[in-house]
RNA sequence: GGGCUCAUAGCUCAGCUGGUAGAGCACACCGCUGAUAACGGUGAGGUCGAUGGUUCAAGUCCAUCUGGGCCCA
Repeated sequence: GGGCUCAUAGCUCAGCUGGUAGAGCACACCGCUGAUAACGGUGAGGUCGAUGGUUCAAGUCCAUCUGGGCCCA
């Protein structure tokens, strides 16, 4: 330098054919317990890497860029 791939909650990851963004763990509160853990319930937590484009509508499609990984030279 070229090709491929990944980026979504604090962490690990889902999200199909474009149509209201989710799970587990962690966190807060409540229940349970003598107490803690475990368990049950409720809740908070997201510019979906950035910018632009297509579309009535984009996490999803297109372009460029940034960062990580793999391969080729």
Model confidence (mean pLDDT): 83 of 100.
The RNA shown here (transfer RNA) has 73 nucleotides and comes from a Sedimentisphaerales bacterium.
Its Rfam family is "tRNA". The family's RNA type in Rfam is transfer RNA.
It was read from a public genome assembly.